[in-house]
Molecule: c-di-AMP riboswitch aptamer (ydaO/yuaA leader)
Organism: soil metagenome
RNA sequence: AGCCGAGUCCCUCGAUAGAGGGAGCGGGGAACCCAAGUGUCGUUGGGGCGAAUCGCCGGCAACUGCUCCGGCGUAACGCGACUCCUUUCCGCGUGAGCCCGUCAGCUAACCCCGCAGGCACAGAAGG
Numbered sequence: 001a002g003c004c005g006a007g008u009c010c011c012u013c014g015a016u017a018g019a020g021g022g023a024g025c026g027g028g029g030a031a032c033c034c035a036a037g038u039g040u041c042g043u044u045g046g047g048g049c050g051a052a053u054c055g056c057c058g059g060c061a062a063c064u065g066c067u068c069c070g071g072c073g074u075a076a077c078g079c080g081a082c083u084c085c086u087u088u089c090c091g092c093g094u095g096a097g098c099c100c101g102u103c104a105g106c107u108a109a110c111c112c113c114g115c116a117g118g119c120a121c122a123g124a125a126g127g
Base pairs, nucleotide, nucleotide: 002119003118004117008023009022010021011020012019013018024115025114026113027112028111029110034105045103046100047099048098049097054073055072056071057070058069059068076094077093078092079091080090085127086126087125088124089123
């Protein structure tokens, strides 16, 4: 000099931790309208943040199935350095986790909440 992410900046008080306020960014709830709305059987609560979905194989189990563990893929996502946008190719990586609590479609006014955490040595062609 940089990267993922909304997760930044300013003011006041405070020794600090932090508290209060403003701006900015992000998320949720919430009308009309619109959407949905029928019957039967079986199984099953439903929803949110996030790129993080879905499938196959193996293991555990052992009627099956679910859950759990592992592997290989995959929708989707990120990075490759003078700055920003964009196209193609190549390479590398992610493809998690958490929350609400029986409840929420969209949704103006309005209401509420967050502003963390974790990383890092460097390809090419074109507009």